[in-house]
Context: one part of a larger RNA
């Protein structure tokens, strides 16, 4: 000098930040991922209308709701347990790869079929959850057609390179698509080209301790073939060979998420990885796959285990390292708050819905910064305190007193920006534009004006040397102090108290850690 700090004493206001470093301990409760009726069959409220049987029937209308289906749920948010590793950083490579939504190129969107959920009937179970029968729809499922281009393969040729090889043209064969919706123009669907974005894999180099760890290794190292993958590869398997790594530290053990950064330092360096940003890993513990463009998936599934809960004992349910919150641990770390107004995300044509992301508010002097606790005058240097050589000195212009001011806090008015856009109405050449209205959690906001009155606002540590600041009394190697040197045994500037002084100041000290 610094800190995600804690402790002691003290504490006026504001702005901006920041707040479980310990038990990756266990969790009550609420919320944190939904959305689409312009994909589909049902359901059918308000309201309008018709008929008269005057409380019923018909028609329109579409609020609402579970289900089928689509997209999302792999993002966003949390944590740092594991990991010494291509995990990370940096630089290359992929002629060995994938990529939903988005942009772009070209073409197409023809014709059939059978089911099933919901519903209805019935039935098992305490529940969780099911079973059977029957009916029905689709952008759900599925057969066929077409497809120069696509995929696989065959022939011939051109061209390029970086070794395996790449690109292009051409010939023949095999094979592969589609879905509609609302409205009058859009939007969707299928195949295809390139892009963008995101990801995957490989390699060079770099960054901890330990030799009281010296040898390690059998899918081990390489080859051939096969399987598998989006893709290379012992990734896996069969066979063959006997290799591969190591004092330039293999193997083992310990510790640890990595980086941009942050702290310190003149720098070199040392320490560190809270907040913010990038990457990685994890989601009660261990294992596994399914779906999907993408997961081996925090708020999905299956199995095993530990733990907790419900039970009619037959069987079931759960996973806060999401936001709050509880217990526990600890020196120690906050509200079971408001809002989707803004930014961003998901779905939707849109309105909109959802969003503990986010924006705000609450608590904590935890940190940084700013402001205030008054200003000017005022000597008989008052009283009191302390010291005294008893003359006085000092506290001290300090107070009183006089003249002012009113920041902040208080109180009463006014009062934004953040709103771009969206919505409603009108107009318009009807996707533009114009006009008017409406939409703000924060917010009793910021800011500003008036009012009253110095009014409501100072402490903490130290005073032997280092080190700025001294006297008196008490104590008497006691009580105590102490960072080091050291003080204290009767005149203690070092202990305790008082007066005075020095330093910093809404803080001041102590402790811990780093330079």
């Nucleotide at each position: 000098g610094a800190u995600g700090a804690a402790c002691g004493c003290u504490g006026g206001c504001g702005g901006c930040g920041u707040g479980c470093u310990u038990a990756a301990c266990a969790c009550a409760u609420g919320c944190a991922a939904g959305u689409c009726g312009a994909a589909c069959g049902a359901u059918g409220a308000a309201c309008c209308u018709c008929g008269c049987u005057u409380g019923c029937g018909g028609g329109g209308g579409g609020a609402u709701u579970a289900g089928u289906g689509g997209c999302g749920a792999a993002c966003g948010g949390g944590u740092g347990a594991g990991u010494a590793a291509c995990a990370c950083g940096u630089g290359a490579g992929u002629a060995a790869c994938c990529u939903g939504c988005c942009c772009u190129u070209a073409a197409c969107u023809c014709u059939g079929g059978g089911a099933u959920a919901a519903g209805c009937c019935u039935u098992g179970g305490a529940a969780a959850c099911g079973g059977g029968g029957u009916c029905u729809a689709a952008u759900a499922c599925u057969g066929g057609a077409u497809a120069u281009u696509g995929a696989c393969u065959u022939u011939u040729c051109c061209u390029c390179g970086c070794a395996u090889g790449g690109g292009g043209a051409u010939u023949g064969g095999u094979u592969g698509a589609a879905a509609g919706a609302u409205u009058u123009a859009u939007u969707g669907g299928u195949u295809u080209u390139g892009g963008a974005u995101g990801g995957a894999c490989u390699c060079g180099c770099g960054g901890c301790c330990u030799a009281u760890c010296a040898g390690c290794u059998u899918g081990u190292u390489g080859g051939u073939g096969a399987g598998g993958u989006a893709a290379u590869g012992g990734c896996u398997c069969a066979c063959c060979a006997a290799g591969g790594c190591g004092a330039c530290g293999a193997c083992g053990g310990g510790u640890a998420g990595c980086c941009g950064g942050c702290c310190u330092g003149a720098g070199a360096g040392g320490g560190u990885g809270a907040c913010c940003g990038g990457c990685c890993a994890c989601a009660c513990u261990g294992g596994g796959a399914c779906u999907g463009a993408g997961a081996c998936a925090c708020g999905g599934c299956c199995c095993a285990g530990a733990c907790u809960c419900c039970u009619a004992c037959g069987g079931g349910a759960g996973g806060c390292a999401g936001c709050a919150g509880u217990g526990g641990g600890g020196a120690a770390u906050a509200u079971u708050g408001c809002a989707c107004a803004a930014u961003g995300g998901g779905c939707g044509a849109a309105a909109g819905c959802c969003u503990g992301a986010u924006g705000c508010a609450g608590c904590g002097a935890c940190g940084c910064c700013g402001c205030g606790u008054g200003a000017g005058g005022g000597a008989u240097g008052a009283c009191g305190g302390c010291c005294u050589u008893c003359g006085g000195g000092u506290u001290g212009u300090a107070a009183a007193c006089c003249u002012c001011u009113u920041u902040c806090a208080g109180u009463a008015g006014g009062g934004a920006a953040c709103a771009a856009g969206g919505c409603c109405a009108g107009u318009g050449u009807u996707u533009a534009g114009c006009u008017g209205g409406u939409u703000g959690a924060g917010g009793u906001u910021a800011c500003u004006u008036g009012c009253a009155g110095a009014a409501g606002a100072a402490g903490c540590g130290c005073c032997g040397g280092c080190u700025a600041a001294c006297u008196a009394c008490g104590u008497g190697c006691c009580a105590g102090c102490a960072g080091c040197c050291g003080c204290g045994g009767u005149a203690a500037u070092a202990c305790g108290u008082a007066g005075g002084g020095c330093g910093c100041a809404a803080g001041c000290g102590u402790u811990a850690u780093c330079c």
A computed fold for a 515-nucleotide part of an RNA from Arthrobacter psychrolactophilus, annotated as small-subunit ribosomal RNA, 5' domain. RNAcentral holds the full RNA, with entries from ENA and SILVA. Its Rfam family is "Bacterial small subunit ribosomal RNA". Rfam links the family to the GO terms ribosome and structural constituent of ribosome.